[in-house]
Context: one part of a larger RNA
Parts: sequence; structure tokens; C1' cells
RNA sequence: CUGGGCGUAAAGCGCACGUAGGCGGCCUUGUAAGAUGGGGGUGAAAUCCCUGGGCUCAACCCAGGAACUGCCUUCAUGACUGCAAAGCUUGAGGAUGUGAGAGGUUGGCGGAAUUCCGAGUGUAGAGGUGAAAUUCGUAGAUAUUCGGGAGAACACCAGUGGCGAAGGCGGCCAACUGGCACAUUUCUGACGCUGAGGUGCGAAAGCGUGGGGAGCAAACAGGAUUAGAUACCCUGGUAGUCCACGCCAUAAACGAUGGGGGCUAGUUGUCGGCGCGCUUGCGUGUCGGUGACGCAGCUAACGCUUUAAGCCCCCCGCCUGGGGUGUACGGUCGCAAGAUUAAAACUC
Repeated sequence: CUGGGCGUAAAGCGCACGUAGGCGGCCUUGUAAGAUGGGGGUGAAAUCCCUGGGCUCAACCCAGGAACUGCCUUCAUGACUGCAAAGCUUGAGGAUGUGAGAGGUUGGCGGAAUUCCGAGUGUAGAGGUGAAAUUCGUAGAUAUUCGGGAGAACACCAGUGGCGAAGGCGGCCAACUGGCACAUUUCUGACGCUGAGGUGCGAAAGCGUGGGGAGCAAACAGGAUUAGAUACCCUGGUAGUCCACGCCAUAAACGAUGGGGGCUAGUUGUCGGCGCGCUUGCGUGUCGGUGACGCAGCUAACGCUUUAAGCCCCCCGCCUGGGGUGUACGGUCGCAAGAUUAAAACUC
């Protein structure tokens, strides 16, 4: 390479948009590039293969055949692919009308709690632990009442509930804004799928500049524990956590399961929409989502099972024994931290 694979054995890019490319619904006509069949030319000789022959055999040599899987050309065919033209509506999109939602951005508002400050009451403890101590407190703490300030997060509702491509999103209100579902079958008429490069988004931590700083809390200090204790426990506590702008681009970025389409028993819960029936809050049907169970089938097993890991098609990514190693070198990116691409020697 071929082949075989990618939930857990090695293997799905964190996610999306999209360029090139690959692939592409139904019907009709034409064409004949691909395709299929026939003919012609060429495909040097030698070699290889087969048959026969010559050196005593063999190697070697000679003759014949086959082959040279290819290219060019011509005739035919018109199913399939392509191309051209005309059409269709089921794929895709649009319109109209409803609807649900922590989807996003910005601004404003609210209450509880925490902490700090001021004042009142009040007196000797408080705090903390397995037990203690460091710590706070007669300069009046803890507790309690009132007033004021600050920052951050939004109890209950809350739900294998909802929304989002993923990361993720949760107090209330408003403005702006993205997506989705259902209904009507009204319009366009294949306008589609995927997507190497590329571009954008991307938790936390981290970085730059300027703010902010209540609580929490790496580092750090102290107290304990211990043989030791650079820890677990306790008292403190700075970056950080928060905001604005700009970087970083990683993760057990997980469903460890790429995207799209078709097909293949059911039962049951729940969320959103629509229809029908009636006893008007239930029954039933249907579309879309989200769960549990389960047949066939699949699987090494575990398990998956219309939300497939079943049966198929299209496109992309990735794997190829362990260590060395996601490392070195080089390239690209980054302020840096580092990220990304990615070996070999050697060794088992």
C1' cells in the first nucleotide's frame, strides 16, 4: 500500500460557518465523454510463461505459440454516470399564522445573607477542634437592636424540565437580537449533503492595561497532628475570583459515540405545538424534543436497540505494539506561560 477498524482495547478534530474537491431526488428528449461489445493499427528484439528441439544432463542456447493486462482508431448500443434542453414536487428554502424557552447583548431594579463602619443595651468571655492552640476581647469583644456603606452570588420555584452548534446559560423588568417547533399546503423548483486548506466561536486557569475587592482563597505566615508533616485540621492571608478592553486556545472540551439521508417490533414517562371526542379535565391521535425499558439485529463482553453501537449510501477526520514521546529538532502562532505540527536512535 492493500485490508481491517475508531462507546470502554490504538483511533471522532472542542464546536460551527464555509472555499476547492467528492457525492447528489423524480420524469422526458437529445448527445455519446465515461461505459459495454465487435473490427483495424500498434504494443521492437531479448526477458517471463507454455510446447518442442540442440549441447551426455543442467545452467545455457534454438524454434514455435501464448502473453505484452497498454495506447490510437473505427463501427455499434443507449441501460447507467456525465453533458445539454424541457418539466415535476417528495429533498431544501420562502410566505402566512400561532407558540415555548436559564439562547445572546446592553441598561435598570430587588430582597436574603456576609463583612465593614456609626450608635444603643450589656459583661467576660468569644472563636475554633477529635482534643487544643495560634487568633479576637475590659482600649468593652461574642450576643442583641437600630442606622449606614460595599462587593459578589441569586434560596424556594427546580424537574433523567427548558434553551444553545459547542463552550455554556438560572432573581425581576425593559430595549435590541439569534435559533427552534407546530399549523395552513400558499410560493420557489434540486436551489442539496459533506467539507482538505481557511475563518470564527471556544470552561477554568494564566497574561497585559486600567478599575474593583464583601466573601472565598493558590502562594505565604502561624497553631496543631506526626518519627517527620514542605500535607490532611485550625487561625490569618496575597495574587486570583468580579468589571472594561486586548491576548491565550487548552480540558475526562464526554454520549470517551463526526455530519447528513433512507430503512428496521413494541411498551411507558415527560416537555412544546396541533387535531378529534366527551362527562371540561380527562381520553385519544399526530408532529418535534427529552428519558426509562425492550424484540429482531449487532457486540470480545459490558452493553446498544427509531436519540443504534442494527441494515445501507455519501463526505470529512483519525488509528496501525509498549516505552522513548505528544518529547527533541525545525516551522507557524503567542507579551509570556506555552500551544500546534511532529520524529529518530535506543529498548522490551
Model confidence (mean pLDDT): 90 of 100. A computed fold for a 348-nucleotide part of an RNA from an uncultured Rhodobacterales bacterium, annotated as small-subunit ribosomal RNA, central domain.